A computed fold for a 73-nucleotide RNA from a Candidatus Woesearchaeota archaeon, annotated as transfer RNA. Its mean pLDDT, the model's own confidence on a scale to 100, is 80. NCBI's taxonomy places the organism under Archaea, Nanobdellati, Candidatus Woesearchaeota. Rfam family: tRNA. Rfam's curators write: Transfer RNA (tRNA) molecules are approximately 80 nucleotides in length. It is annotated as a transfer RNA.
[in-house]
RNA sequence: GGGCCUAUGGUCUAGUGGUUAUGACAUCGCCUCGACAUGGCGGGGAUCCCCAGUUCGAUCCUGGGUGGGCCCA
Numbered sequence: 001g002g003g004c005c006u007a008u009g010g011u012c013u014a015g016u017g018g019u020u021a022u023g024a025c026a027u028c029g030c031c032u033c034g035a036c037a038u039g040g041c042g043g044g045g046a047u048c049c050c051c052a053g054u055u056c057g058a059u060c061c062u063g064g065g066u067g068g069g070c071c072c073a
Base pairs, nucleotide, nucleotide: 001072002071003070004069005068006067007066010025011024012023018056027043028042029041030040031039049065050064051063052062053061
C1' cells in the first nucleotide's frame, strides 16, 4: 500500500427498514436465611463508533472516515 471481517448499557450478546432496542453476567433495592452463599421479585444503566446519503421512516441499506482483528504485498 491492497483485500476481507468487525464496532449495540460496565462486559458479552440478540435484533426481517416500522413496538418502549433483546437477553445473560455485573451493579442497586426488597424478600428468603440466625448470618453468608444460593434462590425469588423488581429498579437503574445505550449519542446502536463518527459524518453524509437513500427512504415517509435507518441499529439495519449505500458512500466516506476512525478504532480493532485477519490475510496478501